[in-house]
RNA sequence: UACUUAUCCAGAAUGGUGGAGGGACAGGCCCAAUGAAACCAUAGCAACCACGGUACAUACACAGUAUUACCAAAGGUGCUAAUUCCAGUAUUGCAUUUGUGCAAUAUCAGAUAAGUC
Numbered sequence: 001u002a003c004u005u006a007u008c009c010a011g012a013a014u015g016g017u018g019g020a021g022g023g024a025c026a027g028g029c030c031c032a033a034u035g036a037a038a039c040c041a042u043a044g045c046a047a048c049c050a051c052g053g054u055a056c057a058u059a060c061a062c063a064g065u066a067u068u069a070c071c072a073a074a075g076g077u078g079c080u081a082a083u084u085c086c087a088g089u090a091u092u093g094c095a096u097u098u099g100u101g102c103a104a105u106a107u108c109a110g111a112u113a114a115g116u117c
Stems, first nucleotide, its partner, number of pairs: 002116007013042005021031003025088001027086002043080003048076002052071004057067004084109001089106007
C1' cells in the first nucleotide's frame, strides 16, 4: 500500500512552544489573533486488541476449551468542537411554484481497531 471483518446519533481538555490556518474532499455551514495546524507535557474518555474477574446460557471430543453477557482498566492502539458537522450515489414515500424540497432505507467515501498478503 492492498484486501477482509466490526464500529461510527455516547463519551472525554488544560498548559507550554508555535504563529495562520483547520474541520479527508473544488459544495454548504462552522472553528480560528479571546491564537489555527503541528509538536511537547499532564489529565481524561472509551473498551478494538492483550491481561484479569463474574455469570454458567450455548457448542464441542465435556478434563476443559470456545462463544455469549456483564465487570474492571496497570499493557498495545485510538480518541478528547459541532452525529463521520451536513450533503454527495441509488431506491421508496410525501410535498411541489416542475427548478426542486423533506423524510426513511441501502450504498459510496472516510476514520479507528483487529486480522491477512

The RNA shown here (SAM riboswitch aptamer (S box leader)) has 117 nucleotides and comes from a Bacteroidia bacterium. Rfam family: SAM riboswitch aptamer (S box leader). Rfam links the family to the GO term regulation of gene expression. It was read from a public genome assembly, where an Rfam model found it. The coordinates come from a structure-prediction model, not an experiment, and the mean pLDDT is 80.